RNA sequence: GCCUGCUUAGCUCAGUUGGUAGAGCUUCGGUCUUGUAAACCGAAGGUCAUCGGUUCGACUCCGAUAGCUGGCU
Numbered sequence: 001g002c003c004u005g006c007u008u009a010g011c012u013c014a015g016u017u018g019g020u021a022g023a024g025c026u027u028c029g030g031u032c033u034u035g036u037a038a039a040c041c042g043a044a045g046g047u048c049a050u051c052g053g054u055u056c057g058a059c060u061c062c063g064a065u066a067g068c069u070g071g072c073u
Stems, first nucleotide, its partner, number of pairs: 001072003005068003010025004019056001027043005049065005
């Protein structure tokens, strides 16, 4: 230099016909307990890497940029 894949919550990851984004863990609050842990209930937490385009509507489609893997030279 060329090609492929990935970027979503604090962490690990779903989201497959384009129709207003979820799980587990963690954190916080509550119930229970003499107390702690466990269990159960609830809550908080997102500019879906950035910018632009297509569309009535984009995490999803297209382009560019940035970063991180893998391969070729």